[in-house]
């Protein structure tokens, strides 16, 4: 000078990712309440089972009419802030919550282990879910960024066909051979 593993820093895609506060749609004219029928013993805010207390024939849950009428969870827009395995999503563990209390289930929520996914955008299926609102999964397709290979270009570059973020680009460290 080359320059391989390791590893360290800096960036890159682009309808890019999430967080937090506005704000809109859904949920929903639904839950709770309040009046009136009706009907009559259970009844206390996920189910189930014990306990304790409470209410309750001066009418409990329930059903219907009328009135008043929400919220969470879950989404879309845009702002801001943090990023670029950002992040999502499956498992199974373990904590928390679930409204008197104490096991179970189910749920939400969280933490660390793992599998899978390059980003986006569209379509069928199919699974959550009030719901294509959005999400996963799967079959496809488009279109972006990137690396490899081959072809065509003097060449910036195009074309094609593979691969995945354990990629990818700089720049640092820097061993053997020579």
């Nucleotide at each position: 000078u080359c320059a391989a593993u390791c590893g360290a820093u800096a960036g890159a895609g682009g309808c890019g990712c999430a967080g937090u506060g506005u704000u809109c749609a859904a949920a929903a004219g639904u839950a709770c309440g309040a009046u009136g029928c009706a009907u009559g013993a259970g009844g206390a805010a996920g189910g189930a089972c014990a306990a304790u207390u409470c209410c309750g024939u001066u009418g409990a849950a329930u059903g219907c009419a009328u009135u008043c009428g929400a919220a969470a969870g879950g989404g879309g827009a845009g702002a801001c802030u943090g990023c670029c395995g950002a992040a999502g999503u499956g498992a199974a563990u373990u904590g928390u919550g679930u409204a008197u209390u104490g096991u179970u289930c189910g749920c939400a929520c969280a933490a660390a282990u793992u599998g899978c996914u390059g980003g986006u955008u569209u379509u069928g299926c199919a699974u959550u879910u009030a719901a294509g609102a959005a999400a996963u999964g799967u079959a496809a397709a488009a279109u972006u960024g990137u690396c490899a290979g081959a072809g065509c270009g003097c060449a910036u570059g195009u074309u094609c066909u593979g691969g995945a973020g354990a990629g990818c680009u700089a720049u640092c460290c820097a061993a053997a051979a020579a």

The prediction has a mean pLDDT of 76.
Predicted 3D model of a 178-nucleotide RNA (Lysine riboswitch aptamer) from Solibacillus sp. R5-41.
The RNAcentral record of the sequence draws on Rfam.
It matches the Rfam family "Lysine riboswitch aptamer". Rfam's curators write: Riboswitches are metabolite binding domains within certain messenger RNAs that serve as precision sensors for their corresponding targets.